[in-house]
RNA sequence: CCGCCCUUAGCCCAGUUGGAUAGAGCGUCAGAUUCCGAUUCUGAAGGCCGAGGGUUCGAGUCCCCCAGGGCGGG
Repeated sequence: CCGCCCUUAGCCCAGUUGGAUAGAGCGUCAGAUUCCGAUUCUGAAGGCCGAGGGUUCGAGUCCCCCAGGGCGGG
């Protein structure tokens, strides 16, 4: 220098062909259970999807660009 992949909740990850209010597990908090705790059960909070722009009636999803990370090639 060139090419490819990844970036969604505190962490790890889903998200179909662009379409309903963006989800699971772990963790956190509250409650139940317990003499207390662990375990288990129930509930809740927490992200507008790495930044910006574009296309579209509509974008996590498509396009451009930037940033960070990884892999390969020269």
About this RNA: This is a predicted structure of a 74-nucleotide RNA (transfer RNA) from an uncultured Clostridia bacterium. Its Rfam family is "tRNA". By type it is a transfer RNA.